[in-house]
């Protein structure tokens, strides 16, 4: 320098052919308990990495950039 993959809740990850953004864990509250844990019930939590574009509508398509990983090459 070029190519490929990934980036979505605090963490790990889903989301069909573009059509209401979800789960587990964690956190908080409740039930239970002498207290706590476990179990059960409930709730909060999201600029979907950033800008721009296409579209009635974008996590998804196009483009530029950022971050991380992998591969190839060049110089030394």
């Nucleotide at each position: 320098a070029g190519g490929c993959c990934a980036g979505u809740a605090g963490c790990u990850c889903a989301a069909c052919u573009g059509g209401u953004a979800g789960a587990g864990c964690g956190u908080c509250g409740g039930u239970c308990u002498c207290c706590a844990a476990a179990a059960c019930c409930g709730a909060a939590g999201g600029u979907u990495g950033g800008g721009g574009g296409u579209u009635c509508g974008a996590u998804c398509c196009c483009u530029c950039c950022c971050u991380g990983g992998c591969c190839u090459g060049c110089c030394a």
The RNA shown here (transfer RNA) has 76 nucleotides and comes from a Phycisphaerales bacterium. It matches the Rfam family "tRNA". Its mean pLDDT, the model's own confidence on a scale to 100, is 82.